Description
The prediction has a mean pLDDT of 76. A computed fold for a 389-nucleotide RNA from Anaerolinea sp., annotated as Bacterial RNase P class A. The RNAcentral record of the sequence draws on ENA. Taxonomically the source falls in Anaerolinea (Bacteria, Chloroflexota, Anaerolineae, Anaerolineales).
[in-house]
Parts: sequence; C1' cells; structure tokens
RNA sequence: CAGGUCGGUCGGGCGAUCGCGGCUCCCUUCGCGGGGGUCGAGGAAAGUCCGCGCUCCACAGGGCAAGGCGCCGGGUAACCCCCGGGGCGCCGUAAGGCGCCGGAUCGGGCCACAGAAACAUACCGCUUCGCAGAGGCACCGCUUCGUAGAAGUAAGGGUGAAAGGGUGGUGUAAGAGACCACCGGCGUCGCAGUAAUGCGGCGGCCAGGCAACCCCCGCCCGGAGCAAGGCCAAGCAGGAACCAUCUCCCUUCGGGGAGGCAGGGCGGCCCGUCCAACGGUUCCGGGUAGGCUGCACGAGCCGGCGGGCGACCGCCGGCCUAGAGAGAUGAUCGCCCAUCCCCGCUUCGGCGAGGUGGACAGAACGCGGCUUAUAGACUGGCCUGGGUA
Repeated sequence: CAGGUCGGUCGGGCGAUCGCGGCUCCCUUCGCGGGGGUCGAGGAAAGUCCGCGCUCCACAGGGCAAGGCGCCGGGUAACCCCCGGGGCGCCGUAAGGCGCCGGAUCGGGCCACAGAAACAUACCGCUUCGCAGAGGCACCGCUUCGUAGAAGUAAGGGUGAAAGGGUGGUGUAAGAGACCACCGGCGUCGCAGUAAUGCGGCGGCCAGGCAACCCCCGCCCGGAGCAAGGCCAAGCAGGAACCAUCUCCCUUCGGGGAGGCAGGGCGGCCCGUCCAACGGUUCCGGGUAGGCUGCACGAGCCGGCGGGCGACCGCCGGCCUAGAGAGAUGAUCGCCCAUCCCCGCUUCGGCGAGGUGGACAGAACGCGGCUUAUAGACUGGCCUGGGUA
C1' cells in the first nucleotide's frame, strides 16, 4: 500500500421565517384569544420473541400435573440474555466465522426403502467333512474334484444413513481382539485446572443410532395485564325524609286519619274499556359519561477515579431530560459538510467550477435483552499478500 476480519462511535450542522404539542409567566374585550420563556423521539422508538419492575386477583405449608431451561464458571433484579472458558463437526491460507451440547451399561418404544439380518444376523462367499456322481494313478486300494447335506467363520462382496472399533501383523482348515503394535473409544489411577476438560500411566477388547418418542436427573415456574389499579363524580334509574298537590274515608266544617301513584265511571265481582293522576327539594349507597391519578427521580444520564481478561461492579462530582387525548416534534430558504454525476487543470497526491442531495424509521406504564430494517461517515485491534529500510 492492497485485500480481508472482528469490534466501537455517529447517523447531517448552523442561521432566518412560518407552523405544532406540554409546562410556566404576562396581557386580555375574560370568550375562543394574543405575546414572552422553556422543553419536545430512536439506535432501533419497530416485531412483541424472552426476562423483570409495578398493579389487581388467588394463595397456611407441601406435593402432583402441565410448561420451560440444560457443557463449565462468572455477570445480573432476572433471562431462551451477556462475558470468559471447554468439547465435537463444518467453512476459511489466516485473523476469524457458523452450528450443536445433561443421561443410550434403569427400562420401554422406534429405526422408512433396500437388505439374510437394524440387535444380535448369514444372502453370495471362505474353510472342513461329504451323499449321489465324475476324473487320475492303478488293480480290489490310493487320490483329486464335488452342485444334496452337516459343521465352522465373519476375511471379502452385496443392501443401507447406519451391519458394530480402524490399519498392519501373528495366528488358523478358513477366520476372528484369539493374540500383538499404533490409533480411536470406554473404565480407572495420577497430575494440572474452581469446573467443563486436558495430559500421562494401567486395564480389558469394548453392542449402532434416536431422548425434538416416552422416560430418568438437576434447576425454574400461580393468573391477568396500565383498557392493570386508585380517587372524585353530572344525568337517568333505585332508596329515605320533607313540602306541595292529588285520591279515598270521617267530620262538630275548624279539621283529623289513611295512602302515596294510589283512584273513579260502566258493573254485584273478575276481565275489558273510558277518565283522572303520576310534582319538587335535600340526603344516601353503588356507579355510567367525564375529570384527576398511576405517569417519569429512574435496576436513570454524563464525567472522573478505582477493581476485573471481560460481561460488569464500587466510589465521588454534576444534571433533570417528551409525556397523550387516537396521539405534537414539521416545512421553506441560505451557507457549510458528506455522497454521487459531469467538465477543466494536474507534479496522479489533488485543485477549481456546476448540478444532485442525506438512509431505516415516529415514543404512549417503565426497564434489561434478543431479532429485524438502515444511505453514508469516522475510528481501533488482528490476519494475509506485496514493496521499502
């Protein structure tokens, strides 16, 4: 210098004008209004996937069931998160990246198709014996082959994702961990490590996979959600008291009593039909509309110091930083900075002029993560290749 890889930070800036929302102050013709000040989105505010706070309901305690998680250690309020480490597999020359992770010697179940057999098996083979039969030497025997059958075997072939340690040798009738060396795996011992695990010694040769099938082991776990929940509370309906009015009864005509939406006419009664009446005030309980709250001082942000490899933690100092109600944070212009295009000059590093023009995306109870979207800019570590000294 080029290419790559892993992180970190930012994600337009300034000014003017117009406009929007919250709070506050002033003016006011108190009504809508006007003016000033101040604050006003994000790294993901998104998806709502995981974990919490908070609230209400349920709950003596414990257990079952259901669900989730699962290498080890640490961080945290907690986590299916993060950090550090381990093992296996894959990709890359490398830096690095991606995926997986309790138990298969408790037990059950399953392993498609193919194949003889998927847990204990023998189809083609190999080897021995060998019926029938055939051949040779030869003459009443010897011997070779051998397709029926019996036995041994698991080298080799074949099927399959997988046939049950691998390679080489010894051995054997042929074979086989039957035996040996190395390698793999398992068990055990020692050492190192907090541990997962690693290294080494020894042992015997060791029975496949699936636990995202049941199961076993360990840990976690009550439900619903801010439309949670709390406070206040029009109107209507309900209850009580009082007043007025009304209806009925009695009356010594002054009034009294009953009722409280009863009652009266037609009629003996019921049904039916017609007429009249069915008001106001105050209080009470629940509570609708509506209002207030929850609601922003919090696992908070910024800076410094210290501890830790790190996630993160501690101390000190400073700061207050949107709040909502179907929902405000925008637009235009000018200058500048990126980006891209074109032209000219060039000592090839750049310079000048013109044009273009900044992604993804919008809080609604809050927080920690994860995932997804994102034009572009800045910056650090590391790797590979080349050049120069």